[in-house]
C1' cells in the first nucleotide's frame, strides 16, 4: 500500500465482502505465576440488614447507673466516698451547601471559549484600623398531671447561657441631601451637613490564649450578563399576548417582563423560527498520512438529578441525596383512630439481562468537619478480595543424543514424513514448595503509631520434578496429504465448495498463525476518492430543471485618493490539571509512576503594513445599454381571400360489376354502383417552391392580403457610465393526448360492430365507425419537453459548404468570379480531452462566476403526509424486505424469418430408386428363465457381427470347483513328465488299472515337468468413454488455422489474414504497417491413358516350316499383343483476344492427354465431455467357496405390432426354351479339383493336373441369331406350405444351406414425404474374393453394356469471406416478459380497538411564598404608683398566584385490527411470446380508450431502429 466479486475476455462506472487498529465487552474450548489497571453499558427497576455526619463540657443548665469501699441497721434497707461532672438527653455553636452516587431530565448561555459585571454576595481563612458598657425577660433539660397501640403531644410548675430583647456610645458604615472631581455617557470617586444603626463570653501557669461587634482590604468561592462555537428531520413554515419596547411601582445580594399597572404594536423567521426526534457538555478516548469521522466507559472541570410532582423554611451558602411541608405511587407498622419510609452512598439482596465483584480490612498514609487540645467521627480514602475483563512482563526448561528406535501418516513399496523430536546423559533453578532473615512507606523538636504484612525483597534446601492451548490450511491469506461421505451430512467474510477421485463437509496424520491465551460475535474508525474542505461527478454508467423574466443571495472591468472589517505580520493575555510527544529518572525490564519542557483555539487585546478584497469618495469606455441608418426572416396576434383534393347531395352518360387482399371475405351495386361530365354544399389541410434553406427562449412556426407587433443582425456616429453575470423561492410560457361549456364536423380515427388470418387472435390486415382531431373561452403542465450536453464570459491550429448582411476586385452599372469581414447554422479534423464511442472556436479543449442535480439494483416515481386540480392525475417523496450485482464503452466470436459475394447433386434440369408387396437383415418395442452388451438426428439401425446349430457366448437354468482353466515367485511334500486302458456320470468330473524312468551329482541331492498343500497373488465381456490412453466417427479435401517480429489500441484485440481482381484452393497477383514463417492447399506417391527402352516364360504368333477333326500343338522367332522395370510427354509451353502491361480468363494451333487428364492414398487449428473400460492398454471403484474357473441345455433365430436397409417383382425394352459369342480382376494344398461313370437336380463316385501368366475354380451374363408367349395376376411374380432328397458337420429338433416334384400368396409401378447420380458416370449384367466345417439378398473388389440432362444460383440444406444488430457466450434448441396456481415474508389500506406524549377551554385547589383582615391569643420596649393601655407579634379568616387531579375538545405518535392491495423471494407448475436480429406489427415514450396475460390500438414526440434507394454534403 491494497485485494476478491458484474465478462467468453476488455476497459471503465459501481456496489457488496476481506486484510488493520481498537473495545467499560459478552460467548465457546482452553488456563502457571506476577505487576499495574479496570468491572451493571440493561430496570433513574424494587429494597432485608449494617454502616456511609457529626463534634464541642475551653458556650450553658442539669446529672445517672451497675461495680468496687466504708458507717449504719429493725437485717428490709439506709447513708457516705468512688465509679464521675463519666453516660445519656437537653440549650446554644459550628458543620451537616463539602466529600460520594448517578446520567433520568436538558438542544439550554446548559457546556466550550473569550470577555462583561460601573448591577452583584461571600461563613470559616489572611491584613489593618475601632470597640466590647449597662439592663431585662423567657425557654428546654427537669419536676407533677394529662392524652395516644405507636409516632408523639398537651396542660401546670423551675432554671442557665457565646440562645432571646431593650438602652447607651460610634465611624471614612448604611438612607437623604449639598458640592468637587473624573467619563462621551449610563455612572464612579472625594468632601460636608441631616438622620439611622454593634456587641459574648470562656478558659488560664496571670504572661495571654479562643472566641464576640463594626468598618476597610485580600485571597478563594459564587450569582447574573454579552460574542463566538455546540446532532437529526421542511413528509414541521409560519410562531409568538408578558408576547417586543417604554414610562410608574414592587421585588432581588444584584441588572432585567423577574412581577404587577398604563402606553405603544411590536419582536422572531429559509442565515431555518415554532415543532418533533435523538441526546448530559468538555479536557479528552478511538480511528486517520491529515482533514476527518464515530465516542464522551475509568480519571479531572461544569451542569443537572436525589422514590415522581410542587413548596418554600434555616442559612454565608440548598429550594438541600442520608432537612421539613403537600400531594401522588409504592412499601412496612396498626388497636384500623392513625403513623413510618426513599442505596442514582459502600457493601449486599431479588428482578431485568448476553453481562458486570466482598454484606471484607484500616484510619498507619492523603484528604475532610468539630475542638484550644487530647481526640471523635469519616464505606472520601489507603489496602486487601473475586473476574484472563486490558496491558505489561515470566514461565512450562537447556545442551548433547541417529540404530534417524518403537509407533503413528505416506508411499511410486524403493522409501518418505512426525524427527533430535522421544528415549538415554549431562546441566540449570525462574515460577512453584520448604526453611531462615526481613523493608520503605512514619511526616513534625522528640517519642509513639503500619491496615497492608511475616508482604516486596535477601540467603539456604528440594528436584525437571507441577505448568499449552486454541484456530486456521480453495483463491483472497501463511499452511497438504490420505480415508469416509456422495448436492446427503454439512462448510460459508465475499467469491463459493458437496450430485464416487472434495487440499472447501467429517475425521486422521501433517503443516501455518497466535500463544495463557486463541477463536466468535456485537460496536467504531479506517481501507470508502462510497458526501470528495484537503479529494468526485452529471452526452452514452446514477445525475442538467421543458423554457423563459426575475426578488433575494452568490460573483463581478480600467485609474486616483482614503479607511484599516477581512488578510498578513509583530507584542502582551489566556488556552487548568491529567493525557498524547520529547527529555530526565523511579519500581531488576516494561506495563505503571515521577520531575522539566514542547505542542494544542475561526479565541481576546495592544500595534504595523495596505497589495489583494469589503467600504466611501470622485473619475474613465474597453462591458452593459440609448439614439441613427439599413435589410433578412413558415417569429407571434387578428381580419379577410384563393386554388387543388378528399366527400356529400342535385342532375346527364353508361352497364354489371366495384372495391379490397398475400388469398379472400364482410361491404358498396340492377331501387343503376364503380367509371365519366356538369352543378351545388361544407369542413379540413395548404402540393410544387422547399433546401440538414429561415424564424424563436422552449414548445413550436409554411397558400396569399392587410393591419397590430417582438426579437436578432449590418454599417457607421453620436449618447450614459458597470447600469453587468447568474439566480433558491416567486411569476409567466409550455407538444400531444386528456377534461368543462358552447359551436362546428369533410378527410382521419382509439373505443365498438363485422370479415379474414390464426391452435387461438380480445391483434397486426380489409369493410365500416363514435368520441377525439378544427373554432371560441377556460383548466391541465406532462414527452426520448433530445444536442439524452444549464446559462454567462475569456482563451486556444485549420479546411470546406450554407443563409443573411457590409467592403475590396474587373471597363462599371448588373450578373457572375476571387479576397477581406460579422452574425447565423452543417459538415471534416489538428492540439487537447475522454472508460471508450467520439468532441473538438456552435467543445464534451483550458479557465473563472452563478444556478440545478447524483451517490449501487429490485422494491418505487410506489406508500404516507402536504400542496395543486373538476376529474384523469402532476408534484414534493420514503422505508421494511430483497440481491452480488444493476449497469456504460468497446473486443472476438456465435445467431439473425439483415446485407453483399462465392462454393457445394444444395436447388433447378434429367435418370433411376425408396415409401404400397412377399421375403431378407438391422432396431424399436413388447415376450421372456434369458432373449447378453454396445451403437441413437445428419454422424445409431446388411453397425461392433469379414459368417450365433455346439463353440464361438458375455445371457439364462441346472451340474460341478475355489490358490482355481491361464501367469510369476517362494516354503513344504509325493512323483520323472508322457502315454494306454477299464468303471460311473448328460458332461464337466471322479475313480481303478497298467505303461513309462530324462538330465546331471561330490551319490547326500540338484534341475525341468508334474500331483498335492500352503503365502504371496490371480481372474472378473463387473462400474466409470463424464478419470484416461490409443483407435475411429463427424463438420469436411470445407479452405481455412495460426506463430514471430515490428505497428495501432490504457486494454480485450487488432494488423499480417482486410481492399482490387483471380482460382478448385489464404491459388497467385497488385496494393497495403506491415515484414516473414508454420499446419493447411497444391506438389512429390500409387494407379489409370499415349509412346518408348530393356526383358520373352507359364505370355505372344506377323513372317518361315511341321502338323491336327480343332487347337502356338512343334520348331522357331520376339515384330505386335501382353507381362513388369525403366524412361518419355502436359508446363497455360505456344498463337490469337480479354485484363492493370499482373495474376489469370477465353478461344485455337499441336497432342493419346490441355488448363488438377480420371481415380485414389493423403484429413490443418478444432468441434460434438461424440464412440469405443466388450479389441487392446489404463487410474479407481466392486467382488474372491464368486461377479472367477469347467461342463450340459437353452437363449442370443421368440412375435400383436413400429422404423431403416437391401433382395424379387409387378412384366412384352419381358418371359421360357435352344443355339452362338465377348471380360477383368482375384483364389487354390487339411486347397482348387480337369476328364470320364452314375443321378432329373443338389451331388456321388473315381481320378489327371497345379503349391500355379504353365493345373483347377470357369460357365462370365446382359449381347446375338432363332423359337414361343400377347396383355392375362398370366408361361408375370414367385412367397407359402407339403413330400422327398443331397452335402457339411459329434451333432442340422429349436435353429443351416442346396436339390427334385407339387404348391403358388401379396403383388398390376407404390399417399404425404424421401434418396442416390454430372461420364465411362447412373442405369443394367455378370464374375471374384474375404469370414468360412457348412451357411449372403450384406460387405469388398472386378470387368461387360452404356444413357439423359445443367437454363440459372431467386428459393431449400450445408459450407466459406466482408459486413451490420444484438439485452445471445450451455452461444437462437440462446434470452425473455406478464397473468393465474402454490409456499413464505415484510409493508400499504381499512370498520375499529388499545396506549403514549402534548395544545386547548374550563373546572378545582394541597402546601406554600406574598397581601389584607386579624374582634381570639400576647413575656421583653413605651406610657403608667396600679389596673390598664398603645407599640409589634401569633394563631385564624379573605385573597392572588398554584402541584397533582377533573370535564370537554384538538394534534402528533406507537400496536393490534375482519377483510383487503400491490410488492419481494422460490426448486419447479400453468397459460400465452410482449422485448433482444427489420425479434418477425421496428422499439420506446407522454397520454387516452380497450383486453386471460404479456399487450392492442389512436394521438403526437424520439432514435437509443435494420434495410433498400434516393437526396444533400464531406474525404480520397
Nucleotide at each position: 500500500a491494497g485485494a476478491g466479486u458484474u465478462u467468453g475476455a476488455u476497459c471503465c462506472u459501481g456496489g457488496c465482502u476481506c486484510a488493520g487498529a481498537a473495545u467499560c465487552a459478552a460467548c465457546g474450548c482452553u488456563g502457571g505465576c506476577g505487576g499495574c489497571g479496570u468491572g451493571c453499558c440493561u430496570a433513574a427497576c424494587a429494597c432485608a440488614u449494617g454502616c456511609a455526619a457529626g463534634u464541642c463540657g475551653a458556650a450553658c443548665g442539669a446529672g445517672a447507673a451497675a461495680g468496687g469501699a466504708g458507717a449504719c441497721u429493725u437485717c428490709g434497707g439506709u447513708u457516705u466516698c468512688u465509679g464521675a461532672g463519666u453516660a445519656a438527653a437537653g440549650u446554644g455553636g459550628c458543620g451537616a451547601a463539602c466529600g460520594g452516587g448517578u446520567g433520568a431530565g436538558u438542544a439550554a448561555c446548559g457546556c466550550g471559549u473569550g470577555g462583561g459585571u460601573a448591577a452583584c454576595c461571600u461563613g470559616c481563612c489572611c491584613u489593618g484600623a475601632g470597640a466590647g458598657g449597662g439592663g431585662g425577660g423567657a425557654u428546654a433539660a427537669c419536676c407533677c398531671g394529662g392524652g395516644g397501640a405507636a409516632a408523639c403531644c398537651c396542660g401546670g410548675g423551675c432554671u442557665a447561657a457565646u440562645a432571646c430583647c431593650g438602652c447607651a456610645u460610634a465611624a471614612g458604615c448604611c438612607c437623604u441631601u449639598u458640592u468637587u472631581u473624573c467619563g462621551a455617557g449610563a455612572g464612579g470617586a472625594g468632601a460636608g451637613a441631616g438622620g439611622g444603626g454593634a456587641a459574648a463570653g470562656c478558659u488560664u501557669u496571670c504572661g495571654a490564649g479562643c472566641g464576640u461587634c463594626u468598618c476597610a482590604g485580600g485571597a478563594g468561592g459564587g450569582g447574573c450578563c454579552c460574542g463566538c462555537g455546540u446532532c437529526c428531520g421542511a413528509u414541521u413554515a409560519g410562531c409568538u399576548g408578558g408576547u417586543a419596547g417604554g414610562g410608574g411601582a414592587g421585588g432581588u445580594a444584584a441588572g432585567a417582563g423577574c412581577u404587577u399597572c398604563c402606553c405603544u404594536a411590536g419582536g422572531c423567521g429559509a442565515c431555518g423560527a415554532u415543532c418533533g426526534g435523538u441526546a448530559g457538555c468538555c479536557g479528552g478516548u478511538c480511528u486517520g498520512a491529515g482533514a476527518g469521522g464515530a465516542c464522551g466507559g475509568a480519571c479531572g472541570g461544569c451542569c443537572a438529578c436525589a422514590c415522581u410532582g410542587g413548596g418554600a423554611c434555616u442559612g454565608a451558602g440548598a429550594c438541600a441525596c442520608g432537612g421539613c411541608c403537600c400531594a401522588g405511587a409504592c412499601u412496612u407498622c396498626u388497636a384500623c383512630g392513625g403513623a413510618a419510609g426513599g442505596c442514582a452512598g459502600c457493601a449486599g439482596u431479588g428482578g431485568g439481562g448476553a453481562a458486570u465483584u466482598u454484606u471484607g480490612c484500616g484510619c498507619a498514609a492523603u484528604g475532610g468537619g468539630g475542638g484550644a487540645a487530647a481526640c471523635c467521627c469519616u464505606g472520601a480514602c489507603g489496602c486487601a478480595g473475586c473476574a484472563a475483563c486490558g496491558c505489561c512482563g515470566c514461565g512450562u526448561g537447556g545442551a548433547g543424543g541417529a540404530a534417524g528406535a518403537a509407533g503413528g501418516c505416506u508411499u511410486u513399496c524403493g522409501a518418505g514424513u512426525c524427527g533430535u523430536a522421544a528415549a538415554c546423559u549431562c546441566c540449570u533453578g525462574u515460577c512453584c514448595c520448604c526453611g531462615g532473615g526481613g523493608a520503605c512507606g512514619a511526616a513534625g523538636c522528640a517519642a509513639g503509631u503500619g491496615a497492608c504484612g511475616g508482604u516486596a525483597c535477601c540467603c539456604g534446601g528440594g528436584g525437571a520434578g507441577g505448568a499449552a492451548g486454541c484456530c486456521c490450511c480453495g483463491g483472497c491469506u501463511a499452511a497438504c496429504u490420505c480415508c469416509g461421505u456422495g448436492c446427503c451430512a454439512g462448510c460459508a467474510g465475499c467469491c463459493g465448495c458437496g450430485g464416487u477421485a472434495a487440499u472447501a463437509c467429517g475425521g486422521g496424520g501433517g503443516g501455518g498463525g497466535c500463544g495463557a491465551g486463541c477463536g466468535u460475535u456485537g460496536u467504531u474508525c479506517g481501507g470508502a476518492a462510497u458526501u470528495a474542505c484537503u479529494g468526485g461527478g452529471c452526452g452514452u454508467a446514477a445525475a442538467g430543471g421543458g423554457c423563459g423574466c426575475g426578488c433575494a443571495g452568490g460573483c463581478g472591468g480600467c485609474g486616483g485618493c482614503a479607511g484599516a472589517a477581512g488578510u498578513u505580520c509583530c507584542g502582551g493575555g489566556u488556552g487548568a490539571a491529567a493525557g498524547c510527544c520529547c527529555c530526565c529518572g523511579g519500581c531488576u525490564c516494561a506495563a505503571c509512576c515521577g520531575g522539566g519542557g514542547a505542542a494544542g483555539g475561526u479565541c481576546c487585546u495592544g500595534g504595523a503594513a495596505a497589495a489583494c478584497c469589503a467600504u466611501g469618495c470622485g473619475g474613465c469606455u474597453g462591458g452593459a445599454g440609448u439614439g441613427c441608418u439599413g435589410g433578412a426572416g413558415a417569429g407571434g396576434c387578428u381580419a379577410g381571400c384563393g386554388g387543388a383534393a378528399u366527400u356529400u347531395c342535385g342532375g346527364g352518360u353508361g352497364u354489371a360489376g366495384c372495391g379490397g387482399u398475400g388469398a379472400a371475405a364482410u361491404g358498396c351495386g340492377u331501387a343503376g354502383a364503380u367509371a365519366u361530365c356538369c352543378g351545388a354544399a361544407g369542413g379540413a389541410a395548404c402540393a410544387c417552391c422547399g433546401g440538414a434553406g429561415g424564424c424563436g427562449a422552449a414548445g413550436g412556426c409554411g397558400g396569399c392580403u392587410a393591419g397590430c407587433u417582438g426579437g436578432a443582425c449590418a454599417g457607421a456616429c453620436a449618447c450614459u457610465g458597470a447600469c453587468g453575470c447568474u439566480g433558491a423561492g416567486g411569476c409567466g410560457c409550455g407538444a400531444a393526448a386528456g377534461c368543462c361549456a358552447g359551436g362546428g364536423g369533410a378527410g382521419c380515427a382509439a373505443a365498438c360492430g363485422g370479415g379474414a388470418u390464426u391452435a387461438g387472435a380480445u391483434a397486426c390486415c380489409c369493410c365500416g365507425g363514435u368520441a377525439g382531431u378544427c373554432c371560441u373561452g377556460g383548466c391541465c403542465g406532462u414527452a426520448a419537453a433530445c444536442g439524452a450536453u444549464g446559462g454567462g464570459u475569456a482563451c486556444u491550429u485549420g479546411g470546406u459548404g450554407u443563409g443573411c448582411g457590409g467592403g475590396g476586385u474587373g471597363a462599371u452599372a448588373a450578373a457572375g468570379u476571387c479576397c477581406c469581414u460579422g452574425c447565423g447554422u452543417g459538415c471534416c479534423g489538428g492540439c487537447g480531452a475522454u472508460a471508450a464511442c467520439u468532441c473538438g472556436u456552435u467543445a464534451a479543449g483550458u479557465a473563472c462566476c452563478c444556478c440545478g442535480c447524483c451517490u449501487g439494483g429490485g422494491g418505487a416515481g410506489u406508500a404516507c403526509g402536504a400542496u395543486c386540480g373538476c376529474a384523469a392525475g402532476a408534484c414534493u417523496g420514503a422505508a421494511a424486505c430483497u440481491c452480488a450485482a444493476a449497469g456504460g464503452a468497446a473486443u472476438u466470436g456465435a445467431c439473425g424469418g439483415g446485407g453483399a459475394c462465392c462454393c457445394g447433386c444444395a436447388c433447378a434440369a434429367g435418370c433411376g430408386g425408396u415409401g404400397g408387396a412377399g421375403c431378407a437383415u438391422g432396431u424399436g418395442g413388447u415376450u421372456u428363465a434369458a432373449u447378453u452388451c454396445g451403437a441413437c438426428g445428419c454422424a445409431a439401425c446388411g453397425c461392433g457381427a469379414a459368417g450365433a446349430a455346439c463353440c464361438u457366448u458375455a445371457c439364462c437354468g441346472g451340474g460341478g470347483u475355489u490358490u482355481g482353466a491361464a501367469c510369476u515367485g517362494g516354503g513344504g511334500u509325493g512323483g520323472a513328465a508322457g502315454c494306454c486302458u477299464g468303471c460311473a456320470g448328460a458332461g464337466a468330473u471322479g475313480u481303478a488299472g497298467g505303461u513309462g524312468u530324462c538330465u546331471u551329482u561330490u551319490c547326500g541331492g540338484a534341475g525341468a515337468c508334474u500331483g498335492c498343500u500352503u503365502c504371496a497373488g490371480a481372474g472378473g465381456u463387473g462400474c466409470u468413454g463424464c478419470a484416461u490412453g490409443g483407435c475411429u466417427g463427424u463438420c469436411g479435401u470445407c479452405a481455412g488455422c495460426u506463430c514471430g517480429u515490428g505497428u495501432c489500441g490504457u486494454g480485450a484485440g487488432a494488423u499480417g489474414u482486410u481492399g482490387g481482381g483471380u482460382u478448385a484452393a489464404g491459388u497467385c497477383c497488385c496494393g497495403c504497417a506491415a515484414c516473414g514463417a508454420g499446419c493447411g492447399c497444391a506438389a512429390c506417391c500409387c494407379u489409370u491413358g499415349u509412346c518408348u527402352g530393356u526383358a520373352g516364360u507359364u505370355g505372344c504368333c506377323a513372317u518361315c516350316a511341321g502338323g491336327u477333326g480343332a487347337a502356338g500343338c512343334u520348331g522357331g522367332g520376339c515384330a505386335c499383343u501382353c507381362u513388369a522395370c525403366g524412361g518419355a510427354g502436359a508446363c497455360u509451353g505456344u498463337c490469337g483476344g480479354c485484363g492493370a502491361u499482373a495474376a489469370g480468363c477465353c478461344g485455337g494451333a499441336g497432342g493419346a492427354a490441355g488448363g488438377u487428364g480420371g481415380g485414389g492414398a493423403u484429413g490443418a487449428c478444432g468441434u460434438c465431455a461424440a464412440g469405443u473400460c466388450c479389441u487392446c492398454a489404463u487410474g479407481g471403484c466392486c467382488u474372491u467357496u464368486a461377479u472367477g474357473c469347467c461342463c450340459c441345455g437353452g437363449g442370443c433365430u421368440a412375435c400383436a405390432c413400429a422404423c431403416g436397409u437391401g433382395c424379387u417383382a409387378c412384366a412384352a425394352u419381358g418371359g421360357g426354351c435352344g443355339g452362338u459369342a465377348c471380360a477383368a480382376a482375384g483364389g487354390g494344398c487339411a486347397g482348387c479339383c480337369a476328364a470320364c461313370u452314375c443321378g432329373c437336380a443338389a451331388g456321388a463316385g473315381u481320378g489327371c493336373g497345379c503349391g500355379a501368366a504353365u493345373c483347377c475354380c470357369a460357365a462370365a451374363a446382359a449381347g446375338c441369331c432363332g423359337u414361343c408367349c400377347u396383355c392375362a395376376g398370366u408361361u408375370c411374380g414367385g412367397a407359402u406350405u407339403g413330400c422327398a432328397g443331397u452335402c457339411u458337420g459329434c451333432a442340422a429338433c429349436u435353429c443351416g444351406a442346396c436339390u427334385g416334384c407339387a404348391u403358388g400368396a401379396a403383388g398390376g409401378u407404390g399417399g404425404a414425404a424421401u434418396c442416390g447420380c454430372u461420364a465411362g458416370u447412373a442405369a443394367u449384367c455378370g464374375c471374384g474374393g474375404a469370414u468360412c466345417a457348412g451357411c449372403a439378398u450384406g460387405c469388398c473388389g472386378c470387368g461387360g453394356u452404356g444413357a439423359a440432362u445443367a437454363c440459372g444460383u431467386u428459393c431449400c440444406c450445408g459450407g466459406g469471406u466482408c459486413u451490420u444488430g444484438u439485452a445471445c457466450a450451455c452461444a437462437c434448441c440462446g434470452c425473455c416478459c406478464g397473468u393465474c396456481a402454490c409456499a413464505u415474508c415484510a409493508c400499504g389500506a381499512a370498520a375499529g380497538u388499545g396506549g403514549g406524549c402534548u395544545g386547548u377551554a374550563c373546572u378545582a385547589g394541597a402546601a406554600g411564598c406574598c397581601g389584607c383582615c386579624g374582634g381570639g391569643c400576647u413575656a421583653a420596649c413605651c406610657c403608667g404608683c396600679g389596673a390598664g393601655g398603645g407599640g409589634g407579634g401569633c394563631a385564624g379568616g379573605c385573597g392572588u398566584c398554584g402541584a397533582c387531579g377533573g370535564u370537554g375538545u384538538g394534534g402528533c405518535u406507537c400496536a393490534c385490527g375482519a377483510u383487503u392491495g400491490g410488492g419481494g423471494u422460490g426448486a419447479a407448475g400453468u397459460c400465452g411470446u410482449a422485448a433482444c436480429a427489420a425479434g418477425g406489427u421496428a422499439g420506446c415514450u407522454g397520454u387516452a380508450g380497450g383486453a386471460g396475460a404479456a399487450c392492442c390500438u389512436g394521438c403526437g414526440g424520439c432514435u437509443g431502429g435494420a434495410u433498400c434507394a434516393c437526396c444533400u454534403c464531406c474525404u480520397u
Small-subunit ribosomal RNA from an uncultured bacterium, 1516 nucleotides, folded computationally. The coordinates come from a structure-prediction model, not an experiment, and the mean pLDDT is 87. The RNAcentral record of the sequence draws on ENA, Greengenes and SILVA. Rfam family: Bacterial small subunit ribosomal RNA. Its family is annotated with structural constituent of ribosome and ribosome in the Gene Ontology.